[in-house]
Context: one part of a larger RNA
RNA sequence: CGCAGGAAUAUUGAGAAGAUCUGACACUAGUACGAGAGGACCGUGUUGGACAAACCACUAGUGCACCAGUUAUGCCGCCAGGUGUAUCGCUGGGUAGCUAUGUUUGGAACGGAUAAGCGCUGAAAGCAUCUAAGCGCGAAGCCAACUUCAAGAUGAGUAUUCCAUUUUCGCUUUGGCGAAUAAAAGGGUUGUUGUAGAUUACGACGUUGAUAGGCUACAGGUGGAAGUGCAGUGAUGUAUGGAGCCGAGUAGUACUAAUUACCCGAAUG
Numbered sequence: 001c002g003c004a005g006g007a008a009u010a011u012u013g014a015g016a017a018g019a020u021c022u023g024a025c026a027c028u029a030g031u032a033c034g035a036g037a038g039g040a041c042c043g044u045g046u047u048g049g050a051c052a053a054a055c056c057a058c059u060a061g062u063g064c065a066c067c068a069g070u071u072a073u074g075c076c077g078c079c080a081g082g083u084g085u086a087u088c089g090c091u092g093g094g095u096a097g098c099u100a101u102g103u104u105u106g107g108a109a110c111g112g113a114u115a116a117g118c119g120c121u122g123a124a125a126g127c128a129u130c131u132a133a134g135c136g137c138g139a140a141g142c143c144a145a146c147u148u149c150a151a152g153a154u155g156a157g158u159a160u161u162c163c164a165u166u167u168u169c170g171c172u173u174u175g176g177c178g179a180a181u182a183a184a185a186g187g188g189u190u191g192u193u194g195u196a197g198a199u200u201a202c203g204a205c206g207u208u209g210a211u212a213g214g215c216u217a218c219a220g221g222u223g224g225a226a227g228u229g230c231a232g233u234g235a236u237g238u239a240u241g242g243a244g245c246c247g248a249g250u251a252g253u254a255c256u257a258a259u260u261a262c263c264c265g266a267a268u269g
Base pairs, nucleotide, nucleotide: 001152005163006162007161008160009159010158011157015149016148017147018146021049022048023047024046025045026044027043033038051106052105053104054103055102059100060099061098062097066093067092068091069090070089071086072085073084074083075082076081111143112142117137118136119135120134167180168179169178170177171176186264187263188262189261190206191205192204193203194202211257212256213255214253215252216251217250218249220246221245222244227240228239229238230237231236
C1' cells in the first nucleotide's frame, strides 16, 4: 500500500515446512518343521542406541555486581577495622539466569490408492489362462493421519462486538451540493519496564496502579561479623550468637518514579 467505511477480538485452512530411524531380550515355544543337529512365521511385552524438542525439581557446570580465607604492597595519622592494585591477585563455596553430562517427551495406531508379487471369475482359443471386460489381497515407499506456520490464498475468506451522522454560512428545483466547525471506536507518541530484545518488534503496567526501584518478611548462599567480656606471656581460643553480610528468587507494602499531556484517525455505490 492492498483486501471498496473505520476498528478490536476470535478463527477456517488452500498451501508450506518438520518428523518418519533402529537393535537386543523375553513369552508364544524348544512348539510347527526336521532322522538328528538345529529351529521358526504370525502375535505380544520389556529394555536400549542414535536423533529431535522442551525444561531446570534432581545431578553436574558456569555464575568478573554474593560470602569467606589468604599473600605482596600502597593508602585511610597509628592500633583495630577497612579499601585500591596484582589474570576476578590467588583459593574454597555459591542464588537467579544460561546450560548438559541431568530430567521429561516423541517416532505410534488406524485408513485410502498402489509397486513387485499372489489370486478370483473369464473368454479370444468348447480346454487352459491373474486380463482382454470385470473383481480382490499386497510395502519402511505415495496420499492422509502427527507437530508447527499459514487469507498478499490479490481467489485477499469467516464469526462476534464497537464507532460518527453535529453546528454555522453560501448556493439550490423539492432531493441536495460546497466551504468551515466539532470530533468517535480505536491506535500511536511518551513514561515504569521484562518472560521480549542488536535497533525495531513483542508482552505487562501507568494512581480506578504492585510496572520497576526502595523497604519489610521469607527462601537461598556463605559459615560464626564488628565491638566488648573472659582464658592465655603470646600467637590464639571462647561467650554474646546459626552470628553478620548478601546480585538477579517468592510474597507484601504506594516511600520514589510511571505527572501533565500531545498526535493520528474521522466515515462508504